[in-house]
Molecule: Bacterial large signal recognition particle RNA
Organism: Dehalococcoidia bacterium
RNA sequence: UCGUGCUAGGCGGGGAGCUAGCGGUGCCCUGUAUCCGCAAUCCGCUAUAGCGGGGCUGAACUCCUGCUCGAGGUCUGCUGCUUUUUGGGACUGCUUCUGCAAAGCGGUGUUGAAGGCUGGGUCCUGCGCGGCAGAACACUAUGAACCCCGUCAGAUCCGGGAGGAAGCAGCGGUAAAUAGUAGACUCUGGGUGCCGCAGGGUUGCCUGGUCGGAGCUGGCUGACAGGGGCAAGCCAGGGGGCGAGAUCGACAGUAGGUGCACGA
Numbered sequence: 001u002c003g004u005g006c007u008a009g010g011c012g013g014g015g016a017g018c019u020a021g022c023g024g025u026g027c028c029c030u031g032u033a034u035c036c037g038c039a040a041u042c043c044g045c046u047a048u049a050g051c052g053g054g055g056c057u058g059a060a061c062u063c064c065u066g067c068u069c070g071a072g073g074u075c076u077g078c079u080g081c082u083u084u085u086u087g088g089g090a091c092u093g094c095u096u097c098u099g100c101a102a103a104g105c106g107g108u109g110u111u112g113a114a115g116g117c118u119g120g121g122u123c124c125u126g127c128g129c130g131g132c133a134g135a136a137c138a139c140u141a142u143g144a145a146c147c148c149c150g151u152c153a154g155a156u157c158c159g160g161g162a163g164g165a166a167g168c169a170g171c172g173g174u175a176a177a178u179a180g181u182a183g184a185c186u187c188u189g190g191g192u193g194c195c196g197c198a199g200g201g202u203u204g205c206c207u208g209g210u211c212g213g214a215g216c217u218g219g220c221u222g223a224c225a226g227g228g229g230c231a232a233g234c235c236a237g238g239g240g241g242c243g244a245g246a247u248c249g250a251c252a253g254u255a256g257g258u259g260c261a262c263g264a
Stems, first nucleotide, its partner, number of pairs: 001264006009057003012030004020046005034054005063257006072248005078243001080242009091233002093230007103221003106217003115211008123200006129193002132189004137183001138181005148173004156165003
């Protein structure tokens, strides 16, 4: 070095999770890689950390170790960037209300501002006048079968007669009452009055006169102060994406390592 037969090993690995820990079942990644049984109310084990039973391969493309690369996973008080959501109202911003001063614009004022003095009205009380309403009075009209009046035809009664008496209807009048009236006067009342007189009040508002001689006002803008609102910025919390850091790391690449027996 070659051949034959074996053996160790290999026939997938990894991440998170679970667990005191390890491995597996289940999830995810990688990507193709023997079969059967077991297992989330878990299963099997204990640092040589799946167990039990078969099969194939076998010292190298295949097994083992180091390094590189790096799919993917996990973690982070990352004061990182971005997005979304919930809340807040300190600050910036926007908006609204109130106040203040009067800076600018405006309005008004020498056809006279502010201010002073004075009169009137509006307000209250009393009195009067007027009007309205009611009552009473007055007047007019109607108005009693009898029990109102006057006159009383007829009829009735008394009387010898003269005459007398009561008296219905009618006629005239009247009482109560009813209706009415450009009615003088009287009394009473009010959701009464462009009314009069007197007194009071006059803070405010309106108005007249007079003195005075230049301001007055605050409508708009801006300033300042205070109150309310919105939530874009901002603040706080939660979620997503990207990035950063840490950690594990499949696949792949590369370097190295690896047993026994017999024969030639």